Predicted 3D model of a 137-nucleotide RNA (c-di-AMP riboswitch aptamer (ydaO/yuaA leader)) from Streptosporangium saharense. The coordinates come from a structure-prediction model, not an experiment, and the mean pLDDT is 82. It matches the Rfam family "c-di-AMP riboswitch aptamer (ydaO/yuaA leader)". Gene Ontology terms of the family: regulation of gene expression and cyclic-di-AMP binding. Rfam describes the family as follows. This family represents a conserved RNA structure found upstream of the ydaO and yuaA genes in Bacillus subtilis and related genes in other bacteria. The sequence was found by an Rfam model in a public genome assembly. Taxonomically the source falls in Streptosporangium (Bacteria, Bacillati, Streptosporangiales, Streptosporangiaceae).

[in-house]
RNA sequence: UGGACACGGCCGCCGAAUCCGCAAGUUUCGCGGAACCGGGGACCCAAGUUUUUGGGGUGAAUCAGCGCAUAGGCGCUGUAGGACACUUUCCAGUCCGAACCCGUCAGCUAACCCGGUAGGCGGCAUGGAAGCGACGC
Numbered sequence: 001u002g003g004a005c006a007c008g009g010c011c012g013c014c015g016a017a018u019c020c021g022c023a024a025g026u027u028u029c030g031c032g033g034a035a036c037c038g039g040g041g042a043c044c045c046a047a048g049u050u051u052u053u054g055g056g057g058u059g060a061a062u063c064a065g066c067g068c069a070u071a072g073g074c075g076c077u078g079u080a081g082g083a084c085a086c087u088u089u090c091c092a093g094u095c096c097g098a099a100c101c102c103g104u105c106a107g108c109u110a111a112c113c114c115g116g117u118a119g120g121c122g123g124c125a126u127g128g129a130a131g132c133g134a135c136g137c
């Protein structure tokens, strides 16, 4: 001097997953509120049932082709769709294109009912243009 790793603080990204209050009940399991998110659930509307060829939900994560396995799966190549440091639009660039859950059952859906608030990453954050335009002076 450079790199890697660890801890703490701060600032950010994906995501609904943040904030506040009260407790510590003797093995410290918590409780409540706000906010955001999801599911169930009428009339009307939709659908006229195609219900093991099951069906459905969260999510951007769907679909297709090829190859290997020849049950289950695995791999490549694309793709619907999605993300990238103010927001929006355009043009490029780089990535993602998973996973899980319900349990034979659910269209929409007011009232009403039920649940979640995790996890994973990064440290000038990809670049340009247009538009908008705060604070301060």
Base pairs, nucleotide, nucleotide: 010123011122012121013120014119018034019033020032021031022030035117036116037115038114039113040112045107054105055102056101057100058099063078064077065076066075067074068073081096082095083094084093088130089129090128091127092126